RNAcentral holds the full RNA, with entries from SILVA. This is a predicted structure of a 256-nucleotide part of an RNA (large-subunit ribosomal RNA, domain VI) from a metagenome.
[in-house]
Context: one part of a larger RNA
C1' cells in the first nucleotide's frame, strides 16, 4: 500500500510447518508345534532408553544491589561502631528469576484408499487360472485424524457490533510499566487509577544486631533476643509519579 466508507472484537481454515522412534520383562504359556532338544502367532499388562516440549512442587547449579564470619590496610580524632580497596578481598548460606543434574507430558487408539502379498466369482481357451468384467483382505509407508502458525487463500473470505455530518467510532503519540522485548511489535495501566516506586503487613533468607547489664585480669561468654537486617516474591495503602494537552482519522462507484 491492498483488500473499495471507516473502525473494534470474535472467528472459517484453502494452504504450510511439526510429530511419527524403540528395548526389556511378565502374562496368555512351557500351551500351539515339535521324536527331542526347543519353543512361538494373537490378544493383555508392566518398566526403560534416546529424542521433543513445558515448568520450577521436589532435588541441585548460578544468584557481582541479600544475610553472616573474617584477613590486610587505609579512613572517619580516639575506645567502640562503621565504610573504601584488595577477583564479589577471602569464606560459609541464599529469595525471586533463568537452567539441568530435577518435575511432568508426548509419540495413544481409529477410520480411508493403496503397495508387495493373499483370496473370491469368472471366462478368452467346454479344463485351469487372483483378472480380461465384477469384487475381498493387506503396511512403521499414503491420505485423515494430534500439535502450531494460517484470508497478501490478491479467489484478500465469514459473524456480531459501533461510528452517519461531527475532527465522528478509534486509532497513535505523550506518561507509568512488564512473567513482552535488541529496536519496533505486544501485553497492563494512566486520577472514574493499584501501573512502577515508596510505606505498612506477610512470606523466603541469614542466624541472635548495636546498646547496655552481668561473669571473668582478659580474650571472650552470656541476658536483652529465635534478635537485626533483609534484592528481584504476595498482599494492602494514592503518600509520589502516570498532569494538561496534542495528531491522525469522515463515503466509493455508475447514469444524466
Nucleotide at each position: 500500500c491492498g483488500u473499495u466508507a471507516g473502525a473494534a472484537u470474535a472467528u472459517u481454515g484453502a494452504g504450510a510447518a511439526g510429530a511419527u522412534c524403540u528395548g526389556u520383562c511378565c502374562u496368555u504359556a512351557g500351551u500351539a508345534c515339535g521324536a527331542g532338544a526347543g519353543g512361538a502367532c494373537c490378544g493383555g499388562g508392566a518398566u526403560g532408553g534416546a529424542c521433543a516440549a513445558a515448568c520450577c512442587u521436589c532435588u541441585g547449579a548460578u544468584g557481582u544491589a541479600c544475610c553472616a564470619g573474617u584477613u590486610g590496610u587505609c579512613a572517619c580524632g580516639c575506645c567502640a561502631g562503621u565504610g573504601g580497596c584488595a577477583u564479589c578481598g577471602c569464606u560459609g548460606g541464599g529469595u525471586a528469576g533463568u537452567c539441568a543434574c530435577g518435575u511432568u507430558u508426548g509419540g495413544a487408539a481409529u477410520g480411508g484408499a493403496u503397495a508387495a502379498u493373499c483370496g473370491c466369482u469368472g471366462a478368452a481357451a467346454g479344463c485351469a487360472u487372483c483378472u480380461a468384467a465384477g469384487u475381498g483382505a493387506g503396511a512403521a509407508g499414503c491420505c485423515a485424524a494430534c500439535u502450531u502458525c494460517a484470508a497478501g487463500a490478491u479467489g484478500a473470505g465469514u459473524a456480531u457490533u459501533c461510528u452517519u455530518u461531527u475532527u465522528a467510532a478509534g486509532u497513535c503519540u505523550c506518561c507509568u510499566u512488564c512473567g513482552a522485548g535488541a529496536c519496533c511489535a505486544g501485553g497492563a495501566g494512566g486520577u472514574u487509577g493499584a501501573u512502577a516506586g515508596g510505606c505498612u503487613g506477610g512470606g523466603g533468607g541469614u542466624g541472635u544486631a548495636a546498646g547496655u547489664g552481668c561473669a571473668g585480669c582478659a580474650a571472650u561468654g552470656u541476658a536483652u533476643u529465635u534478635a537485626g537486617c533483609u534484592g528481584a516474591c504476595c498482599a494492602g495503602u494514592a503518600c509520589u509519579a502516570a498532569u494538561a494537552u496534542g495528531a491522525c482519522g469522515u463515503u466509493a462507484g455508475c447514469u444524466u